[in-house]
Context: one part of a larger RNA
RNA sequence: UGACGGGGGCCCGCACAAGCGGCGGAGCAUGCGGAUUAAUUCGAUGCAACGCGAAGAACCUUACCAAGGCUUGACAUAUACGAGAACACUGCAGAGAUGCAGGACUCUUUGGACACUCGUAUACAGGUGGUGCAUGGUUGUCGUCAGCUCGUGUCGUGAGAUGUUCGGUUAAGUCCGGCAACGAGCGCAACCCUCGUCCUAUGUUGCCAGCACGUUAUGGUGGGAACUCAUGGGAUACUGCCGUGGUCAACACGGAGGAAGGUGGGGAUGACGUCAAAUCAUCAUGCCCCUUAUGUCUUGGGCUUCACGCAUGCUACAAUGGCCGAUACAAAGGGCUGCGAUACCGCGAGGUGGAGCGAAUCCCAAAAAGUCGGUCUCAGUUCGGAUUGGGGUCUGCAACUCGACCCCAUGAAGUCGGAGUCGCUAGUAAUCGCAGAUCAGCAACGCUGCGGUGAAUACGUUCCCGGGCCUUGUACA
Repeated sequence: UGACGGGGGCCCGCACAAGCGGCGGAGCAUGCGGAUUAAUUCGAUGCAACGCGAAGAACCUUACCAAGGCUUGACAUAUACGAGAACACUGCAGAGAUGCAGGACUCUUUGGACACUCGUAUACAGGUGGUGCAUGGUUGUCGUCAGCUCGUGUCGUGAGAUGUUCGGUUAAGUCCGGCAACGAGCGCAACCCUCGUCCUAUGUUGCCAGCACGUUAUGGUGGGAACUCAUGGGAUACUGCCGUGGUCAACACGGAGGAAGGUGGGGAUGACGUCAAAUCAUCAUGCCCCUUAUGUCUUGGGCUUCACGCAUGCUACAAUGGCCGAUACAAAGGGCUGCGAUACCGCGAGGUGGAGCGAAUCCCAAAAAGUCGGUCUCAGUUCGGAUUGGGGUCUGCAACUCGACCCCAUGAAGUCGGAGUCGCUAGUAAUCGCAGAUCAGCAACGCUGCGGUGAAUACGUUCCCGGGCCUUGUACA
C1' cells in the first nucleotide's frame, strides 16, 4: 500500500421488513446430470451452466455410429503430358454414392484456341482433430456500482502519501465550503433514440366538423383541410418563480403555474480492472497431430433411449369458476416460390376456388380477458385434462424409428403443495390475448416484441445478502 475480521462509524440496493403472486407436491413440455447404447456428436457447470450456443435434429442440418465407396480428392491456385466439347438427357445394375452403355460442340488460317471435363504426375488441398493455460476478436461478471488515475508542486531516507481526506449535499469523486495543494484525463451527467403536451408545413392509401348526393348499410361519392392520424421542422422543464430551513452556499421541504417538476417514464450507452471466467465448434490464428485418413461422398441409424436426480416453464386442482348463446373495444408486426377475401363443401383439421394486394389501399385478422342472458350447485364433479384405442387432415421424395393438427371414444394424477426458496415499488406485479424471427412442416408451453384490464405495500435499517467511503487490528501478500 492492499486484502481480510463472527472490529467500529456513515450510506446505498426488492438486501431485509411491509405486501402481492409464484416455485418446492401432481401431469406434461424443454434443458442438464446419471445410466444405457454401435452411436446416444460437441461445448456451457456456484452466483455469472442447466427453454444456454440451438431465431426451429424426420432426410438435409450433423460434427456421432454402422455399412458401402473415393484418394490431387467435395473445395482453391499452378505447371507438364495425353485424350475429349462441356453441361444436359436416356436405358440398365445398385440402398444410394457410383458403375456400364447410348448420345449434335463453338471459333477456325485445319496448325490449333477459349473455357470445361477425364487420366497420369507434382506442389498442395482438407480436418467441427488437440491446446481458450500460446493468442486475436467477441462475450459474461462484479455493476450503470462511483469509482480508477495522471502532470506539476509539497511531505517522507524509502515503499509511498497528499490531491481523492474533512463539514454539508447528491442518484453520482454531483455540487458547495474548507484545506499544501493547483490543475487535468477515463468514468457520472448532458449531447442520441423513444413515449408524454403544444405550434407549424404537407394532406394520400389516412381523416369527416360543416355543405350536398346516394345507400338496407358503410367516407360510399362530390367536396373539405377543421379534427384524429401520419411524416418532417420547431417549442417546452431551468429548482426558472414564491415561502421555509440551510454557512447570504450547494441543496432540501412545501406551494403556484403547467401536459409533464426537480434525472418527467423507458432505452441505447458498461471507467481502471477482477475471475489464467467463456469461446480454437461463428470467424481468424501460433504450435502439435492426421494425410488410401482424424480428409471426403452416400444409404440407414443416432442426437428423440429411461429404474432415477436436478433446473426452467406450461396446464391444473375450480363457482372471482366450467360450459353454451349473443355482443364490444387494441397495438405492433408480416405478406409475391407470398398473404389469400366473398362464396361453396366438410362436425372439424381442412378442401374447392380464386377477388384484391409488392400493401396507411388488399389479406393474415377471430383480439382475448370484458359485457348481457342461460345452465351447472361443491362432487374427483358439466373441475382437470394426462394416457390409450380408432378414424382422418396438412406439409414434405419420405411422417416406422421421430411431425403438427382435427374428430369420436377413453378419462389418470391432482382438493393449493414439507424444509426451504424466487420475482416484483406503478401503468409495475398479477392477469388476458395478438404478432414476429427461425421455418416446407413442426414437437413454441420457448424467445423477442405489442397492446387490453389493472392492484397491494414500504413503519423502518436491528438482522440476512451484495456494494461504496472513512477508520482500526493483523503472525496474510

RNAcentral holds the full RNA, with entries from ENA and SILVA. This is a predicted structure of a 477-nucleotide part of an RNA (small-subunit ribosomal RNA, 3' major domain) from Leucobacter chironomi. Rfam family: Bacterial small subunit ribosomal RNA. Rfam links the family to the GO terms structural constituent of ribosome and ribosome. The prediction has a mean pLDDT of 84.